The part of an RNA shown here (small-subunit ribosomal RNA, 3' major domain) has 473 nucleotides and comes from an uncultured bacterium. Rfam family: Bacterial small subunit ribosomal RNA. RNAcentral holds the full RNA, with entries from Greengenes.
Context: one part of a larger RNA
RNA sequence: UGACGGGGGCCCGCACAAGCGGUGGAGUAUGUGGUUUAAUUCGAAGCAACGCGAAGAACCUUACCAGGGCUUGACAUCCUACUAACGAACCAGAGAUGGAUUAGGUGCCCUUCGGGGAAAGUAGAGACAGGUGGUGCAUGGUUGUCGUCAGCUCGUGUCGUGAGAUGUUGGGUUAAGUCCCGCAACGAGCGCAACCCCUAUUGUUAGUUGCUACGCAAGAGCACUCUAGCGAGACUGCCGUUGACAAAACGGAGGAAGGUGGGGACGACGUCAAAUCAUCAUGCCCCUUACGUCCUGGGCCACACACGUACUACAAUGGCGGCCAACAAAGAGAGGCAAGACCGCGAGGUGGAGCGAAUCUCAAAAAGCCGUCCCAGUUCGGAUCGCAGGCUGCAACCCGCCUGCGUGAAGUUGGAAUCGCUAGUAAUCGCGGAUCAGCAUGCCGCGGUGAAUACGUUCCCGGGCCUUGCACU
Numbered sequence: 001u002g003a004c005g006g007g008g009g010c011c012c013g014c015a016c017a018a019g020c021g022g023u024g025g026a027g028u029a030u031g032u033g034g035u036u037u038a039a040u041u042c043g044a045a046g047c048a049a050c051g052c053g054a055a056g057a058a059c060c061u062u063a064c065c066a067g068g069g070c071u072u073g074a075c076a077u078c079c080u081a082c083u084a085a086c087g088a089a090c091c092a093g094a095g096a097u098g099g100a101u102u103a104g105g106u107g108c109c110c111u112u113c114g115g116g117g118a119a120a121g122u123a124g125a126g127a128c129a130g131g132u133g134g135u136g137c138a139u140g141g142u143u144g145u146c147g148u149c150a151g152c153u154c155g156u157g158u159c160g161u162g163a164g165a166u167g168u169u170g171g172g173u174u175a176a177g178u179c180c181c182g183c184a185a186c187g188a189g190c191g192c193a194a195c196c197c198c199u200a201u202u203g204u205u206a207g208u209u210g211c212u213a214c215g216c217a218a219g220a221g222c223a224c225u226c227u228a229g230c231g232a233g234a235c236u237g238c239c240g241u242u243g244a245c246a247a248a249a250c251g252g253a254g255g256a257a258g259g260u261g262g263g264g265a266c267g268a269c270g271u272c273a274a275a276u277c278a279u280c281a282u283g284c285c286c287c288u289u290a291c292g293u294c295c296u297g298g299g300c301c302a303c304a305c306a307c308g309u310a311c312u313a314c315a316a317u318g319g320c321g322g323c324c325a326a327c328a329a330a331g332a333g334a335g336g337c338a339a340g341a342c343c344g345c346g347a348g349g350u351g352g353a354g355c356g357a358a359u360c361u362c363a364a365a366a367a368g369c370c371g372u373c374c375c376a377g378u379u380c381g382g383a384u385c386g387c388a389g390g391c392u393g394c395a396a397c398c399c400g401c402c403u404g405c406g407u408g409a410a411g412u413u414g415g416a417a418u419c420g421c422u423a424g425u426a427a428u429c430g431c432g433g434a435u436c437a438g439c440a441u442g443c444c445g446c447g448g449u450g451a452a453u454a455c456g457u458u459c460c461c462g463g464g465c466c467u468u469g470c471a472c473u
Stems, first nucleotide, its partner, number of pairs: 002472001004469002007467007015457002019421005026312008034303002042053002064298007073128001077127002079124005086104001090099003108117003130287002133285003139281002141276003144272001146270001151190006157166003170181003196264004201232007210222003214219001235258001238252005314414001318373006331362003336355002341350003380411001385406007427449007
C1' cells in the first nucleotide's frame, strides 16, 4: 500500500421487512449425476454447470459402438502416362462397392491439321493431405462474473531516506469521483451522463395496397385512423420555501409528459491460471493400411435411484354444453402461405381463387353471455394402456407428431427449506417467429385483462466511501 475483522461511522440494492404468486409433495416433459451398456460421443460444475453449447439426435446430423470396405486417400496443390468429359437400364451385395459392357455422347480455345492447351476422369510415384486426437495451465479471438457497481489511473508540482502519500481526503449534494464549496495542489485520461434506437404529445410533408363525414356500390376526397420522413417539445427553464449568497432538495404552476418520463443498446482499470483447442484460428506433442476416410445397423432415447428447470393439476373466481355477437399487437409466406366450395365425427383429404403481399393467405385471438353440475377422487384431474385412423418422410420396430373411441393412475394445495416480482410490474389469457421434411410444456418476441405492499434500515446477503486494529501481503 492492500486484503481481512463474529471493529466503528455514513450510504445503497426486491438485501431484509410489508405484500402477491410460486418451487420443495403428485403426474409428465426436459437437463444433469449415478448406474448400466458393445456404445450409452464430447464439453459445461457454487453464485456465474444442470429446457446450458443443441434456433429442433428416426437415416443424415454424429464426433460413439459393432460389422463390412479404402490407403496419395472423402478434400487441396504439384509431376508423368492415357482417355474428351459424362454416363442409364442389368447382375452380386446390407450398403459402401465390384462386375459387365454397351445404348447414348464426342463439346471449348489455338492450329503449320501432325497436334497442342484449358477443364474433367482413370492409372502410377511421392511430396503431402487428413485428425471433433492431447494440452483453454502455451495462445489469439469470443464470452460469463463482480457490475451499469462508481470507481480506476496519469502528467507536472509538493511532502517523505524509501515503499509511497497528496490530487481522489474534508463540509454539503447526487442514481453517479454528479455537482458546489474548501484545501499543496493544478490539470488531464478511461469510466458516469449525453450523443444512437423504440415508446408517450404535437406540427408539417406524402396519401396507396391504408382511411371514409357521402344510405350501398362506383366515384371522389385525404378531415380522421394509420403508415414513415423532417421538425417542435422537458432544460430544475418559471414561482415559492429550505439551504451557505452555492450545488441541490421539497412544494407549485403550466404541460401529453417533470426532475434520468418509461424501455433498450452501451459494461472503466481489473478479478476468478473462470469458460471455450468441439465455431474458428493457432504453438508444441501425438496418429499416418489409422486416432484418417466410406458404408449398413445400433447408440446419443437405457433406468433401482438422486438433484435442477418447467408444464398440467388437485377444482365452483371452476368443469362441461350451447350461443355465437365483439375487441389486439407483432410476425411469417414461392420447392411457400393457401381462401371460398366439397368429403370426413376428427386429425386430415380433394381442389385450387388470391398473394413475392399496408392488397392475398396463415387467422380462430383467448379470457365473454346463457344453461347445467352441487363439493364427490366427482361431469375435477388427465397419466397409462388397448383398438382404429391421419400426416411428414427412401424409411416412424428401437425412436416422430396428431385424431377418434374406450381405459381412467397419482393428486384434496404440498416438511425442513427456498425463489421471483415495486406498475402497465406481478399474476393471468391467448397470438406469432427462428430452428425445421416432420417434431416445442423449451427459447425469442407480441399484445389483452390487470393487482397488493413498501412503517422502516435493527437484523440476513452483496456492494461503495472514510476510519481503526492487525500475527497476512